[in-house]
């Protein structure tokens, strides 16, 4: 060079083109003799960047960056 996959909340991950979500974690209460646990509530997000397609894109397509395998 050239083929695949993958990029989403701090962390590990979802998410038929139509309001971005779980667990964990964090924050603030409940319980308790105190932590732990366990309950309830709550913040957090330019979905890796640029352009296209569309009414509408995280989700399709070009490129481009990055990690991970593969041919040579």
């Nucleotide at each position: 060079u050239c083929c695949c996959c993958g990029a989403u909340a701090g962390c590990u991950c979802a998410a038929c083109g139509g309001u971005a979500g779980a667990g964990c974690g964090g924050c603030u209460g409940a319980c308790u003799g105190u932590u732990a646990a366990u309950c309830a509530g709550u913040a957090g997000g330019u979905u890796c960047g640029u352009g296209g397609u569309u009414c509408g894109a995280a989700u399709c397509c070009a490129c481009g960056u990055c990690g991970g395998g593969g041919a040579g």

This is a predicted structure of a 72-nucleotide RNA (transfer RNA) from a Chloroflexaceae bacterium. It matches the Rfam family "tRNA". Rfam classes the family as a transfer RNA. Lineage of the source: Bacteria > Bacillati > Chloroflexia > Chloroflexales > Chloroflexaceae. It was read from a public genome assembly.